[in-house]
Order: sequence, then structure tokens, then C1' cells
RNA sequence: AGUGAGGAUAGAGGCGCAAAGACCAUCAGUAAACCAUCCAAGGGUAAUGGGACCCGUUGACGGUGGCAGAAAGGGGAAUUUGCCGAAGCUUCUGAGGAUCUCAUUGUUCCGGAAGCUGGUUCUGUUAUUGAAUAAAUACAGAAUUGUCAUAUAGGAAACUAUAUGGAGGGCUAUCUCACGC
Repeated sequence: AGUGAGGAUAGAGGCGCAAAGACCAUCAGUAAACCAUCCAAGGGUAAUGGGACCCGUUGACGGUGGCAGAAAGGGGAAUUUGCCGAAGCUUCUGAGGAUCUCAUUGUUCCGGAAGCUGGUUCUGUUAUUGAAUAAAUACAGAAUUGUCAUAUAGGAAACUAUAUGGAGGGCUAUCUCACGC
């Protein structure tokens, strides 16, 4: 020279990522409430089973009509904030918490571990979630972009262009540690 995800600090990619409150559309003329009428014995507490409680012949549940009329989640463009494994997904896990109680499951909140994806866009009525043909996620395909390596060409060089390939445990810059020379 070099080798090691060595350590630390600072950065780059770009319709870049995420969060928050206000606003806007959608949710929806939907749900609850109230009134009338019909029916007639069950109904409710996420699912199943056991239990407990509540409502119901003073008509529950359900149907039809009238009146009246939301919200959450998800979304949009801007603003602010935090950032560049930003973030997202999958699996496992916890003295965990909430959901009437117990068991299993589900949903959701707060963590931990491991793995995968460099970023963005479009397509697919493929799957899941969802009110939705919005949107998100997964998978597949295509395009584009940044980075590094290799090859070719140009150039004194830095570098530029084209092609191919890899992955963020990457790349660039500076300092530093160990081994080695």
C1' cells in the first nucleotide's frame, strides 16, 4: 500500500420520510335519538364456550314510513416540527395495559429481539384492510433516479458518457483505534 459492518463526527439522494394541530372534501342524508305502524319472544355486552349482569307482552329484537342528523378511522393541499433505516412490513416475545369475568382468539396501545426493503412513480379491479373503483400494505412487472464497482470511449488529471452488476451493516468527507508494511 492495505485489512477490519472497527469507533466518532458531519453530510448527500428528492414530487425524500414521518408526526402534529387548524382547514377542506368524503364518510352520509349513513349510525344513534324521537314519533307512527306491522310482526311476535326473545335481545345485548368483539368471536366461541362457561358465567354474571341488563332490557323485553307497559311489545324488546326486526321491518316500513316520518322527523332529525353526527363522529372516528382513512384522504387532500399548505404550515410547523423531527429527521436520511428517515420509515414501512413480517415473525417471535413481555410482571405488560384496555376491551363486564375466566380460557383461547381477535382488535388496539406501550416496549424488546430478529429478518427483509437504497428512493420515487406507474400498472395489476392479484390479495388484505377499508364505506369506497380513495388510500395504504404485500407480491409481480415496468420506468426513473442517487450511490459504489467493473468494462469501453474521451481527457494530462479531476471527471464525463454508455453498458452491466451490487446493496443503506451502503456512499462521501474528516479525525481516530487495532493488525500489517